[in-house]
The RNA shown here (transfer RNA) has 73 nucleotides and comes from a Candidatus Woesebacteria bacterium.
Order: sequence, then C1' cells, then structure tokens
RNA sequence: GCCAGAGUAGCUCAGCGGUUAGAGCGAACGUUUCAUAAGCGUUAGGUCGUGGGUUCGAUUCCCACCUCUGGUA
Repeated sequence: GCCAGAGUAGCUCAGCGGUUAGAGCGAACGUUUCAUAAGCGUUAGGUCGUGGGUUCGAUUCCCACCUCUGGUA
C1' cells in the first nucleotide's frame, strides 16, 4: 500500500430505519449487619469515533476521513 473486521456509559458488550438507546460489572446513596463482605432497592453517568449524503425519520443504510485489530507481498 491492499483486503477484512471493530469504534455505543468508567470496563465488557447488546441494540428489525420509528414509543424515552439498554444489559452485566463498576460508582454513589439507601436498606440489612455489632461491623465488613454478600444480598436487595434507588440514582447518576452517553455530542452512539468525526464530517457529509439518502430518507418523512439514521446508533442502524451509503461515502470520505480518523483510531485500533487481524490478514497479505
């Protein structure tokens, strides 16, 4: 250089073009306990990599770019 894959919460990942973008772990608070852990409950946390395009409507489809991973001479 070329080919393929990935980028969504602090981490690991889900998410038929349309109700409010979710789960587990983690965090904070509450409950429980003599206390800690475990358990239970609640809450916060997201410019869905960036910029365009298609569409009535895009996390989802298309294009370019950026970053990472694998393959290839």

Its mean pLDDT, the model's own confidence on a scale to 100, is 81. The sequence is in RNAcentral, with records from ENA. It matches the Rfam family "tRNA". About the family: Transfer RNA (tRNA) molecules are approximately 80 nucleotides in length.